[in-house]
RNA sequence: GCCCUCAUCGUCUAGUGGCCCAGGACACCGCCCUUUCACGGCGGAGACCGGGAUUCGAAUUCCCGUGGGGGUA
Repeated sequence: GCCCUCAUCGUCUAGUGGCCCAGGACACCGCCCUUUCACGGCGGAGACCGGGAUUCGAAUUCCCGUGGGGGUA
């Protein structure tokens, strides 16, 4: 250089065109429980890598870029 692949809450992840102003687990915050802590119960905040295209509609499809991983001379 070329080819393949991945990128979603703090972390790990679900999603495969509308059912989703994106769900779950752990973590975090608040309340309850407890003499206190832990456990447990209830609630809360928190994310689609950037730009463009297609479409009535894009986390999802396509293109370009950025970054990670792998392959190849």